A computed fold for a 72-nucleotide RNA from a Candidatus Pacearchaeota archaeon, annotated as transfer RNA. It matches the Rfam family "tRNA". The prediction has a mean pLDDT of 81. Lineage of the source: Archaea > Nanobdellati > Candidatus Pacearchaeota. The same sequence occurs in records of 2 taxa.
RNA sequence: GCCUCAAUGGUCUAACGGCUAUGACGCAUCCCUGUCGCGGAUGCAACCCGGGUUCGACUCCCGGUUGGGGCG
Numbered sequence: 001g002c003c004u005c006a007a008u009g010g011u012c013u014a015a016c017g018g019c020u021a022u023g024a025c026g027c028a029u030c031c032c033u034g035u036c037g038c039g040g041a042u043g044c045a046a047c048c049c050g051g052g053u054u055c056g057a058c059u060c061c062c063g064g065u066u067g068g069g070g071c072g
Base pairs, nucleotide, nucleotide: 001071002070003069004068005067006066007065010025011024012023018055026044027043028042029041030040031039048064049063050062051061052060
């Protein structure tokens, strides 16, 4: 230098182009319990960045950043 894969809450993870973005862990409050723990209910919190296509983009296209792999 070229090719390729990936990037989503604090962590891990899902999402035929059409949702209020899924679930788990975590955290907060409450219930339960003599207390803790376990269990139950409710809530908190995310689409790597910039453009483009489209009525509509986490999803498709282009460029970039970071990381993994391969070739030279």